């Protein structure tokens, strides 16, 4: 300190369902296995997703409808980075 296919002790847990919580994307609990050698932690960087708000443009007497932009809101199971970890192998 590199590597990650076998074994071995385990671990997580897609998608779907049920109940919440949020405007939404998602996210808590539980049931559940697509998978995963960090599917453990961190929004630091790139990307992606949503638009409550706000701007802003139609439509409309106003209310109220719709369309566009935009994140202070998400995705760690998108890359990439940082930080912690079992096993074994090799230096």
């Nucleotide at each position: 300190c590199u590597c990650a296919u076998a074994a071995a002790a385990g671990g997580c847990a897609a998608a779907c369902c049920g109940c919440g919580c949020g405007a939404a994307a998602g996210c808590g609990c539980g049931g559940g296995a697509c998978g995963c050698a960090a599917a453990g932690u961190c929004a630091c960087u790139g990307g992606c997703c949503u638009a409550a708000g706000u701007c802003u443009c139609g439509g409309a007497u106003a209310a109220c409808c719709g369309g566009g932009a935009u994140a202070c809101g998400g995705c760690a199971g998108c890359a990439g980075g940082a930080c912690c970890g079992c096993u074994g192998a090799g230096c």
Molecule: c-di-GMP-I-GGC riboswitch aptamer
Organism: Desulfarculales bacterium UBA696